[in-house]
Notes
This is a predicted structure of a 279-nucleotide part of an RNA (large-subunit ribosomal RNA, domain VI) from a Candidatus Omnitrophota bacterium. Its Rfam family is "Bacterial large subunit ribosomal RNA". The sequence was found in a public genome assembly.
Context: one part of a larger RNA
RNA sequence: UGCGAGGAUUCCUGAAGGGGAGCUGUCCUUAGUACGAGAGGACCAGGACAGAGGAACCUCUGGCGUACCAGCUAUUCCGCCAGGAGUAAAGGCUGGGUAACUAUGUUCCUUUAAGAUAAGCACUGAAGGCAUAUAAGUGCGAAGCUGACCCCAAAACUAGGAAUCCCUUCCGCUUUUAGCGGAUGAAGGCUCGUAGGAGACUACUACGUAUAUAGGGCAUAGGUGUAAGUUCUGUGAGGGAUUUAGCCGAAUGCUCCUAAUAAGCCGAUCGACUUGAUA
Numbered sequence: 001u002g003c004g005a006g007g008a009u010u011c012c013u014g015a016a017g018g019g020g021a022g023c024u025g026u027c028c029u030u031a032g033u034a035c036g037a038g039a040g041g042a043c044c045a046g047g048a049c050a051g052a053g054g055a056a057c058c059u060c061u062g063g064c065g066u067a068c069c070a071g072c073u074a075u076u077c078c079g080c081c082a083g084g085a086g087u088a089a090a091g092g093c094u095g096g097g098u099a100a101c102u103a104u105g106u107u108c109c110u111u112u113a114a115g116a117u118a119a120g121c122a123c124u125g126a127a128g129g130c131a132u133a134u135a136a137g138u139g140c141g142a143a144g145c146u147g148a149c150c151c152c153a154a155a156a157c158u159a160g161g162a163a164u165c166c167c168u169u170c171c172g173c174u175u176u177u178a179g180c181g182g183a184u185g186a187a188g189g190c191u192c193g194u195a196g197g198a199g200a201c202u203a204c205u206a207c208g209u210a211u212a213u214a215g216g217g218c219a220u221a222g223g224u225g226u227a228a229g230u231u232c233u234g235u236g237a238g239g240g241a242u243u244u245a246g247c248c249g250a251a252u253g254c255u256c257c258u259a260a261u262a263a264g265c266c267g268a269u270c271g272a273c274u275u276g277a278u279a
Base pairs, nucleotide, nucleotide: 006166007165008164009163010162011161012160017152018151019150020149023051024050025049026048027047028046029045035040052110053109054108055107056106057105061103062102063101068096069095070094071093072092073088074087075086076085077084078083114146115145120140121139122138123137167271169183170182171181172180173179174178188266189265190264191263192208193207194206195205196204213259214258215257216255217254218253219252220251222248223247224246229242230241231240232239233238
C1' cells in the first nucleotide's frame, strides 16, 4: 500500500512463517574405588569456580560532560579603585562536575524435558532346516535435526480472534420492495500546535485549556566551594566574620504566569451475491 464481507478504536492469538541463542576449561566429591603384579588410574553421577561471547542498565567505580562552579596569566575595554566583560587556533590555561550517553562498571544469560535420526551397537528372524542386526518386524544411539528458551510476526491472500464505539435522517426526480442527484457530515482520523524515553526526513510516543506537553516561577536533590558589599585585624602582601555562602544546563515534585488559540479537511447512512420461505 492492499484484502472478502459496513465504518472505527484498543488489545490479543501464533504447530503459518522467520530470526536469535547454542561455547569451553580447571578444581572438588563419588574414589585413590572399578581395573591393574605394580606404575598408574577411570566410566556413570553430582557440585563449585573461571574464561570467552551476548543482552540490559547507570545503584556503585570511572570516562565524557564546548560554558555548570571556582581558580590563574597577559592584554583591551567598562573614567579610576573595587568589581566585571571580551580575546589568547574556533574550550586561553588549570581543578572539579549534574543530567544524558557510555565501559573498563553492575546485573543476568549461554539451561533442559521430549521426538525422529547419523556413524555405530543390538533383539527376534527367514530367503538358505544352520548362521545372519534385515528381507517383514523391534530397540538403543550425537555438540548435529525437530521441538524446548528469547524476539518479530494476520501480507498466515485460507488475509485470524476478542471487547467497545458509531451510523436506521431530510428533500427532489425516476424505470418505485429499488435507483439517481442534493442536503446533513456520526464514531473516528488527518492537517495544525506544545514536546519527547522517538527521530536524517518521515514515522513513533505524550499532550492540546475538561490542560502539567514545553518554557517560566517556587521548592528539593545535586555540582562548585564560602560571592559581592560591609565590618574587624595587620605598616603591608593578606587574614577573619557576616557565610555549609553566592551562583547553577539537562534531574525530581508542585504551580496555568506564557505558548498548545482559532479553524479546516476526510470519514455514511445497516452493510457481498444467489436461491428458497414468510409478510
About this RNA:
Model confidence (mean pLDDT): 82 of 100.